[in-house]
Context: one part of a larger RNA
RNA sequence: AACGAACGCUGGCGGCGCGUUUUAAGCAUGCAAGUCGAACGGGAUUAAGGGAGCUUGCUCCUUUAUGAGAGUGGCGAACGGGUGAGUAACGCGUAGGUGAUCUGCCUUCAGGUUGGGGAUAGCCCAUGGAAACAUGGGGUAAUACCGAAUGAGCUGUACUGUUUUGAUGGUAUAGGAAAGGGGCGUUUGCCCUGCCUGGAGAUGAGCCUGCGUAUGAUUAGCUAGUUGGUAGGGUAAUGGCCUACCAAGGCGACGAUCAUUAGCCGGCCUGAGAGGGUGGACGGCCACAUUGGGACUGAGACACGGCCCAGACUCCUACGGGAGGCAGCAGCUAAGAAUCUUCCGCAAUGGACGCAAGUCUGACGGAGCGACGCCGCGUGUGCGAAGAAUGUCCAGAGAUUGUAAAGCACUUUUAUAUGAGAGGAAUAAUGGCACCAGGAAAUGGGUGUCAGAUGACGUUAUCAUAUGAAUAAGCUCCGGCCAAUUACGUGCCAGCAGCCGCGGUAACACGUAAGGAGCGAGCGUUGUUC
Numbered sequence: 001a002a003c004g005a006a007c008g009c010u011g012g013c014g015g016c017g018c019g020u021u022u023u024a025a026g027c028a029u030g031c032a033a034g035u036c037g038a039a040c041g042g043g044a045u046u047a048a049g050g051g052a053g054c055u056u057g058c059u060c061c062u063u064u065a066u067g068a069g070a071g072u073g074g075c076g077a078a079c080g081g082g083u084g085a086g087u088a089a090c091g092c093g094u095a096g097g098u099g100a101u102c103u104g105c106c107u108u109c110a111g112g113u114u115g116g117g118g119a120u121a122g123c124c125c126a127u128g129g130a131a132a133c134a135u136g137g138g139g140u141a142a143u144a145c146c147g148a149a150u151g152a153g154c155u156g157u158a159c160u161g162u163u164u165u166g167a168u169g170g171u172a173u174a175g176g177a178a179a180g181g182g183g184c185g186u187u188u189g190c191c192c193u194g195c196c197u198g199g200a201g202a203u204g205a206g207c208c209u210g211c212g213u214a215u216g217a218u219u220a221g222c223u224a225g226u227u228g229g230u231a232g233g234g235u236a237a238u239g240g241c242c243u244a245c246c247a248a249g250g251c252g253a254c255g256a257u258c259a260u261u262a263g264c265c266g267g268c269c270u271g272a273g274a275g276g277g278u279g280g281a282c283g284g285c286c287a288c289a290u291u292g293g294g295a296c297u298g299a300g301a302c303a304c305g306g307c308c309c310a311g312a313c314u315c316c317u318a319c320g321g322g323a324g325g326c327a328g329c330a331g332c333u334a335a336g337a338a339u340c341u342u343c344c345g346c347a348a349u350g351g352a353c354g355c356a357a358g359u360c361u362g363a364c365g366g367a368g369c370g371a372c373g374c375c376g377c378g379u380g381u382g383c384g385a386a387g388a389a390u391g392u393c394c395a396g397a398g399a400u401u402g403u404a405a406a407g408c409a410c411u412u413u414u415a416u417a418u419g420a421g422a423g424g425a426a427u428a429a430u431g432g433c434a435c436c437a438g439g440a441a442a443u444g445g446g447u448g449u450c451a452g453a454u455g456a457c458g459u460u461a462u463c464a465u466a467u468g469a470a471u472a473a474g475c476u477c478c479g480g481c482c483a484a485u486u487a488c489g490u491g492c493c494a495g496c497a498g499c500c501g502c503g504g505u506a507a508c509a510c511g512u513a514a515g516g517a518g519c520g521a522g523c524g525u526u527g528u529u530c
Base pairs, nucleotide, nucleotide: 001529002528003527005526006525007524008523009522012377013376014375015374016373017372018370019369020335025333026332027331029330030329031328034075035074036073039072040071046065047064048063049062050061051060052059053058054057082288083287084286091213092212093211094210095209096208097207098206101205102204106201107200108199109198110197111196112195113194114148116146117145123138124137125136126135127134128133154175155174156173157172158171159170160169161168162167180193181192182191183190184189214260215259216258221251222250223249226248227247228246229245230244231243232242233241263285264284265283266282267278268277269276270275290311291310292309293308294307313324314323315322316321341367343366344365345364349363350361351360352359353358380410381409382408383407391400392399393398415467416466417465418464419463420462424457430451431450432449433448434447435446436445474519475518476517477516478515479500480499481498485514486513487512488511489510495502496501
């Protein structure tokens, strides 16, 4: 000098930050991932109109509007959020490679979107079960599923040219696509948006390599898929990644192997620097999601709030069987010196879905608690000597507390009360106008411009008025280092202490008082780092 600090005494306000460093211990409760009716079948309820019946205010039928819950389907759920257990490693950092690769949504370019089929959930009728849930029969739709057609480019194979491994050109042959929906006009249609194939880009990811990255030699030898080759399998892709066969290699005092410790970095702290320490908050990467293992789906996971198996634990049970995973946000228990509200809002920013309106969002924006930190402000200002009183000292003259108080005159930051009141809000939907491209027309599309709802915070910031010095000072130290001394008490006792050391009858060092010094809403102590 510093701190994610703790403890003691004390404590007025504001701004900005930070807040389980211990037990990757266990968790009650609520919320944290949904959305789309412009993909699909459908339709509870409610309202209005009409009809029928009669128990005259109800039931049934029907039309129109409304369209809940559930379901099929699509996209998302691999992001965002948390934690640091593991990991000494291509994990991270840095510089490269990929002629060894993939990439949903997005941008752009080229082409296509023909014609069929069979199911199934929801639903209805049954059945089993305490529940979780399951089974049978009937019947239905799609942008769900399955064939067929076409297919330049695409993929495989064969031959061949260029070439720096699988890059790239040519020829032949084989294989492989699709889905509709909405608006307008109606006479063919037009517009918007999807879907399929391929090229390019962007973004994201996989893999490989050089160098760097803790301690221990009281760890010296380690290794059989081990090191290399051939062939094959596997992967988006290289490779002992895996398998068969062949060879006997490979690593190591430039520290292998083993053990211990540890997420890495940008940074942060310190220091004149070189260094040393550290990796909490924020940002990048990695790893993990009760413990261990596994795959499925998918553009992407071997998936925190998905699935399966096993273990431990907890809960429900009708004992047959089931359910669960806060290292998400709050919150609880335990542990500990120690760390917060079961708050408000989607108004802003961002994300998912949707044409949109919008819905969801404990991300985020805010408020609350904590002097935990940094910064700022205040607790008054001026005059005021009878140098009042009190206290303390005293050589008893006096000195000091001390302009301090009182008193007089002011001010109102802050406080309290009342009132006014920005900015965070951009624009979306929609409408008007102008222009542009296209169309038979209409809807629609593009560009510009004008108008246009919306604030959790919030009794906001800020300002004005009123009241009245009113609401606001402590902590440590005073032997030397080190700034600031006297008295009394105690008598090697009680005690102090960072070091030197104080205390055994005049203690500037213990305790108290008065005075003084330092810092100040803080001041000290302890711990840790330089």